[in-house]
RNA sequence: GCUUUAUCAAGAAGGACGGAGGGAUUAGGCCCUGAGAUGUCCUGGCAACCCGGUUAAAGGCGGGUGCCAAUUCCUACCCGGGCCAUACAUAUUCCGGGUAAGAUGAGGC
Repeated sequence: GCUUUAUCAAGAAGGACGGAGGGAUUAGGCCCUGAGAUGUCCUGGCAACCCGGUUAAAGGCGGGUGCCAAUUCCUACCCGGGCCAUACAUAUUCCGGGUAAGAUGAGGC
């Protein structure tokens, strides 16, 4: 890097460095940010997966990753339904489901 699979509405602080954008990509929103963001490091914390080991089982324990703004921040692609509206269709908007993509763990190549 590719692929398979599981989860993704909860949870989680402070300091140092640094100095301008950032929130995965594209677009539209909305938000964070010189009262210092994103990022890196240290300490701390949260608890999803894997391994070990204990236990009747659960759980506590040790280890390996992970995570600590906002639902994966929201939407787009597909399907169904509601309202405007007791003709039908379309569009906007609202609700629900799914796919794709993304993130993380584990297995394989």
SAM riboswitch aptamer (S box leader) from Flavobacteriales bacterium UBA4660, 109 nucleotides, folded computationally. The organism belongs to Flavobacteriales, within Bacteria.